Transfer RNA from a Candidatus Niyogibacteria bacterium, 72 nucleotides, folded computationally.
Model confidence (mean pLDDT): 80 of 100.
It matches the Rfam family "tRNA". Rfam's curators write: Transfer RNA (tRNA) molecules are approximately 80 nucleotides in length. Rfam classes the family as a transfer RNA.
The sequence was found in a public genome assembly.

């Protein structure tokens, strides 16, 4: 150079055309003397980036970019 695979809450993934979620972390609450564990509340996000199709786009093309694996 070439092929694939992947980027999505702070961390690990899901969701693969109709307007984004789970688990952990986190923040208040209730409980305790005080913690801790329980429970109960909150989603914290320009879905890497720009263009396209589309009535709509994380999803589909297409161009970059940045991770990993294979080939040279």
């Nucleotide at each position: 150079g070439c092929c694939g695979a992947g980027g999505u809450a702070g961390c690990u993934c899901a969701g693969u055309g109709g307007u984004a979620g789970a688990g952990c972390a986190c923040a208040g609450g209730u409980u305790u003397g005080a913690a801790a564990a329980a429970c109960c509340u909150g989603g914290u996000g320009u879905c890497g980036g720009g263009a396209g199709u589309u009535c709509g786009a994380u999803c589909c093309u297409c161009c970059c970019c940045c991770u990993c694996g294979g080939c040279a």